[in-house]
C1' cells in the first nucleotide's frame, strides 16, 4: 500500500514509573483511583520464521505385521525441543453490525409480508506472521 497467503473458541502476569483514560470504528457489554493508557525491568505462552535433532519418501512382493533391491540429499513431509527474529499474556478478534438460511414469538392480516430475539453458514473489517511490489 483498496496487494497476496496462512491463523484468529487453546495459551501465558508479576513489579516500578505515571496518574484517567482502556478494549481498532459505532453501537452494547465490560475492564479502570483495590490505579486505564503509555514507558521500563523481570517473567511467561505460543510455535509463524530460523535454527538444530528423529523418522519417513522411489520399484518389487505380501489380505496384513512386513520383506528384498535401489538411494542417502538439495527438496518435500510427520514428530519433538525452543537457543535466534517476531508476536502475544481480561472477556472467542468481549459480542454484534452486511448477506443468506432455520426457530418460535409480536405486529398486520389470509397474502405468506414486516419487525425484534435466538441459532447456524459466510462475508467484510480488523490483529498477527511469512512474502510481493
Nucleotide at each position: 500500500c483498496g496487494c497476496u497467503c496462512a491463523u484468529c473458541c487453546a495459551g501465558a502476569g508479576g513489579g516500578g514509573c505515571a496518574g484517567a483514560g482502556g478494549g481498532a470504528a459505532c453501537g452494547g457489554c465490560c475492564c479502570g483511583u483495590u490505579g486505564a493508557a503509555g514507558c521500563c525491568c523481570c517473567g511467561g505462552c505460543a510455535a509463524c520464521c530460523c535454527u538444530c535433532c528423529c523418522g519417513c519418501c522411489g520399484a518389487c512382493c505380501g489380505c496384513g505385521a512386513g520383506g528384498u533391491c535401489a538411494c542417502c540429499a538439495c527438496g518435500g513431509u510427520g514428530g519433538g525441543g525452543a537457543a535466534g527474529g517476531u508476536g502475544c499474556c481480561a472477556a472467542u478478534u468481549c459480542c454484534g453490525u452486511c448477506u443468506c438460511g432455520c426457530g418460535a414469538c409480536g405486529c398486520g392480516a389470509c397474502c405468506u409480508g414486516c419487525g425484534g430475539c435466538g441459532c447456524g453458514a459466510g462475508g467484510a473489517a480488523g490483529a498477527u506472521g511469512a512474502g510481493g511490489a
Description
SAM riboswitch aptamer (S box leader) from Actinacidiphila acidipaludis, 133 nucleotides, folded computationally. Model confidence (mean pLDDT): 76 of 100.